[in-house]
């Protein structure tokens, strides 16, 4: 220089006027008015996981149901992270992987195929019987008898090398061996199963052994660990008001709650229609200072954890956080003079993650080619 | 904002314990019947199963992302 792998960080700036919504400040209280100051994100998004917080027996037992799955660690947890195993990609740097159990048991493999699981005998190959045929010898009493040998049709048997079906046919290559074949037998590889030896494990390496076990569990299922259920429109207090009502169903023989069934618990109204009252869709409080950001220093391969220091940063009526203009700045396109594009996106009790989306641009490490000194 | 549900022919839907060609109603459409219409008979055409991956030989079906729709849920209570 070209091509690539990972990881971070940014995602417009500065002026002017025009405006929204909090706090707080002056003044005699509110409203307004005026100043000061603060105001969307890396994904705020999808609502997929997982906590915190509430409330329902402060939360209960069983059974149903769900959820996760290769190890070891992290962390409030986690289907999240970080580090390893083993498989797949790449030369590589680095990456993907929902990765437990098919020798617990059901079930399921269309179509083709002979035959799809107690696997199997179409086609081929070899065995023998049997019936006919053809060639070659041999005996003969010339009528035959009888033998070797190659096809042909049956019948019975072997046999899974080979053909040909299918996504898949009972280890894979070689040698031996045999009538033809075969884990028959042998060596090597795969996989199983036992001892050893390393590892915390997951696994990995050597030695033996019989010689062999098809695929799906994102089919039910079987093992291991987890999970109570609803959500901030949870939820607490206040105010102000009235017809505190009117029908129906159900109820202390238990209605309704505690997601589904049994028990256990609480235990009086519940549910649906109509009709009514308040109110700027009444106020307050939940509400944002937390597993918080940032630097330092230890500890750990690291995720992460201690410790010390320093910083204040949105809270709504489900509603504000914007708009024009001008110079700049990044990038496309054209010689030029100019044009053009400047993304994906918006908090709504909060964090931990995930997955999506996204103009454009910087920064570090590392691979591989190439050529130069 | 929280919760729950659905996407299949133009239209309403089934099918969803994986395979057997993706159906059925009404539309639509050619053609009988009828003087013509209309019913009615007899054919025929319709499809990215929203959409993209993954498991499987094999996906409308199972299983993960995404995207559209529909619906419930706010005081006195």
């Nucleotide at each position: 220089c070209g091509a690539g792998g990972c990881g971070g960080a940014c995602g417009g700036g500065u002026g002017a006027c025009c405006g929204c919504c909090g706090a707080c400040c002056u003044a005699a209280u509110a409203a307004g008015c005026g100043g000061u100051u603060g105001g969307a994100g890396g994904a705020a998004a999808g609502u997929c996981c997982g906590g915190g917080c509430u409330c329902c027996a402060a939360a209960g037992a069983g059974c149903a149901g769900g959820g996760c799955g290769c190890u070891g660690g992290g962390u409030a947890a986690c289907a999240c992270c970080c580090a390893g195993u083993c498989g797949g990609g790449g030369c590589g740097a680095c990456u993907c992987g929902a990765a437990g159990g098919a020798a617990a048991g059901u079930g399921c493999c269309a179509c083709a195929g002979a035959a799809a699981u107690u696997a199997c005998a179409c086609c081929g190959c070899c065995g023998u019987c049997g019936g006919g045929c053809g060639u070659c010898g041999u005996c003969u009493c010339c009528g035959g008898a009888g033998g070797a040998u190659g096809g042909c049709c049956g019948g019975c048997g072997g046999u899974a090398a080979g053909g040909g079906u299918g996504a898949a046919a009972u280890g894979g290559u070689g040698g031996g061996g045999u009538a033809a074949g075969a884990g028959c037998c042998c060596a090597c590889c795969g996989g199983c199963g036992g001892c050893c030896g390393g590892g915390u494990g997951a696994c990995c390496g050597g030695c033996c052994g019989g010689c062999c076990a098809g695929g799906c569990a994102a089919a039910c299922c079987c093992c291991g660990c987890c999970c109570g259920g609803a959500g901030c429109a949870a939820g607490a207090c206040c105010a102000a008001a009235u017809a505190g009502g009117a029908g129906g169903a159900c109820u202390g023989u238990g209605a309704g709650g505690c997601u589904g069934c049994u028990c256990g618990c609480c235990g009086a109204g519940u549910c649906c229609u109509c009709g009514g009252g308040u109110u700027u869709c009444g106020g307050u409080c939940g509400c944002u200072g937390g597993a918080g950001g940032c630097g330092c220093c230890g500890g750990g391969c690291a995720a992460c954890c201690g410790g010390c220091g320093u910083c204040g940063u949105a809270g709504a009526c489900a509603g504000a956080u914007g708009g024009u203009c001008a110079c700049c700045g990044u990038c496309c396109c054209g010689c030029g003079a100019g044009g053009g594009a400047u993304a994906c996106a918006g908090a709504a009790c909060c964090c931990g993650g995930c997955u999506u989306a996204c103009a454009g641009u910087c920064c570090g490490c590392c691979u591989c080619g190439a050529c130069c000194c | 904002g929280c919760g729950g549900g659905a996407g299949u022919a133009g239209c309403u839907c089934a099918g969803c314990u994986g395979g057997c060609c993706a159906g059925a109603g009404c539309g639509c459409u050619a053609g009988c019947c009828u003087u013509c219409c209309a019913a009615g008979c007899u054919g025929g055409a319709u499809g990215u199963c929203g959409c993209g991956a993954g498991u499987u030989c094999g996906a409308a079906u199972c299983u993960c992302g995404u995207c559209u729709c529909c619906c419930g849920c706010u005081c006195c209570a």
Two RNAs folded together computationally: RNase P RNA and transfer RNA, 450 nucleotides in total. Model confidence (mean pLDDT): 79 of 100. It holds a member of the Rfam family "Bacterial RNase P class A". Its family is annotated with tRNA processing, dimeric ribonuclease P complex and ribonuclease P activity in the Gene Ontology. By type it is a ribozyme.